[in-house]
Small-subunit ribosomal RNA, central domain from an uncultured bacterium, 346 nucleotides, folded computationally.
It matches the Rfam family "Bacterial small subunit ribosomal RNA".
Context: one part of a larger RNA
């Protein structure tokens, strides 16, 4: 390299924007670079193959052909692929209307409960638990009222509902702001997918400076349990957890399912639009579920949201282990990420 694959067996980069390259819609017309195809030059001889020939045969020797897939020129062809020119709208994109949304930022406001504080009411427990004890409490607890304080989070609504590329996004109200649908078809006239590098965005936990600090709660520390208990239960409790700015760049970052276009029965449900016209049965566009035709799949299952049937570009995989490690490179403030063997064993 061919050739096989990647849901769950080894495999889809977390995720998105986009360089260079790869692919690329109808439709004229020129060209003739890739395609085709004739001619000519060359492709040494020797081997290799094919027909003879000479050593008694064979090896070996030697006549002749065939081959030498190719490379340079030349004439010719015009389908398809490039190229230049011109034209179109089905493929993008724009407009104009119209809803619909936990989609980002920022400010503000608000009510429930937790905590503490202070007044009062009250007087003996209270808390915890499988049962206790550590705790707290006549210095007035718990419980009960009424006011302060402060910081988290946002019940019902709330739905295999909605919105975001993904990570993720749920009190209310306002300002900024991105995004996709639907309807019409006015406009532009392939402007498109796809993306090695690259950039950019990325839970939690962690890190830096600086704030905050109500619950909870690694670590710790007491009490239990237990042969032991570095745990599961209990009572306490510090980083965190929360804001700001700046690192970190990892997760079962999952649909274990890359991205895009196209075709390939149906049923029932649900969002947001349009149609339809008069209450409902249609139709249809995007989306989200469920079961199923073909077909697929080792099986389980997938099945217009495919894992069906095909294109086109990228990422990956090549037997366990050793090992996602060493080393070395890059990146970090660190903890580490990231790129990635090999001995050697089965």
């Nucleotide at each position: 390299c061919u050739g096989g694959g990647c849901g769950u067996a080894a495999a889809g980069c977390g995720c998105a924007u986009g360089u260079a390259g790869g692919c690329g819609g109808u439709u004229u017309g020129a060209u003739a670079a890739g395609u085709c195809u004739g001619g000519u030059g060359u492709g040494a001889a020797a081997g290799c193959c094919c027909c003879g020939a000479g050593c008694u045969c064979a090896a070996c020797u030697u006549g002749g052909g065939a081959a030498c897939u190719g490379c340079a020129u030349u004439g010719g062809a015009u389908a398809c692929u490039g190229u230049c020119a011109g034209a179109c709208u089905a493929g993008a994109g724009u407009g104009u209307c119209a809803a619909a949304g936990a989609g980002g930022a920022u400010g503000a406001u608000g009510g429930a409960a937790u905590u503490a504080u202070g007044c009062a009411u009250g007087g003996a427990g209270a808390g915890g638990u499988g049962g206790a004890a550590u705790u707290c409490a006549u210095a007035g607890a718990u419980a009960u009222g009424c006011a302060u304080a402060g910081g988290a989070a946002c019940a019902c609504c709330g739905g295999u509902g909605g919105c975001g590329a993904a990570g993720g996004c749920g009190a209310u109200c306002a300002u900024c702001u991105g995004g996709g649908u639907g309807a019409c078809a006015a406009c532009u006239g392939a402007c498109g997918c796809u993306g090695a590098g690259a950039u950019g965005c990325g839970a939690a936990a962690g890190c830096g400076u600086g704030g905050g600090g109500a619950g909870c709660a690694a670590a710790c520390a007491g009490g239990a349990u237990u042969a032991g208990a570095u745990a599961c239960c209990c009572u306490g409790g510090u980083a965190g957890u929360c804001c700001a700015c700046g690192c970190c760049g990892u997760a079962a970052a999952c649909g274990a399912u890359g991205a895009a276009u196209g075709c390939u029965a149906g049923a029932c449900g649900u969002u947001g639009g349009a149609u339809a016209a008069u209450u409902a049965c249609u139709u249809u566009c995007a989306g989200u579920g469920u079961c199923g035709a073909a077909g697929u799949u080792a099986a389980c299952a997938c099945g217009a949201u495919a894992a069906g049937c095909a294109u086109u570009c990228c990422g990956c995989c090549u037997g366990g282990g050793g090992a996602g490690u060493a080393c070395g490179g890059u990146c970090g403030c660190a903890a580490g990420a990231u790129u990635a063997a090999a001995a050697c064993u089965c």